[in-house]
RNA sequence: UGGCAUGUAGCUCAGCGGUAGAGCAUCCGGCUGUUAACCGGACGGUCCUUGGUUCGAUCCCAAGUUUGCCAGCCA
Numbered sequence: 001u002g003g004c005a006u007g008u009a010g011c012u013c014a015g016c017g018g019u020a021g022a023g024c025a026u027c028c029g030g031c032u033g034u035u036a037a038c039c040g041g042a043c044g045g046u047c048c049u050u051g052g053u054u055c056g057a058u059c060c061c062a063a064g065u066u067u068g069c070c071a072g073c074c075a
Base pairs, nucleotide, nucleotide: 001071002070003069004068005067007065010024011023012022013021018055026042027041028040029039030038048064049063050062051061052060
C1' cells in the first nucleotide's frame, strides 16, 4: 500500500428495509433455617463516524475509521 472480514447494552452475540433483542452480569422480589442453585421482575443503546438512496436504514450505497487475517513493497 492492496484485498477480505469486523464494530449493536458492562461482557458474549442475534437481528439482511417497517417500534432494537437474547444470554451472562447488576439490582429488586419469591423460594430456603441461611447461602448457593432455581423462579419472576426491573435496569441497561448516539446500532463506530459522516454523507447518500428510500415514505422509512443496524440492514442498501460512498468515504473515513477501529480491530483481526492474508498478500505486496522497502529494509
Record summary: The prediction has a mean pLDDT of 81. Predicted 3D model of a 75-nucleotide RNA (transfer RNA) from a compost metagenome. RNAcentral holds the sequence, with entries from ENA. Its Rfam family is "tRNA". By type it is a transfer RNA.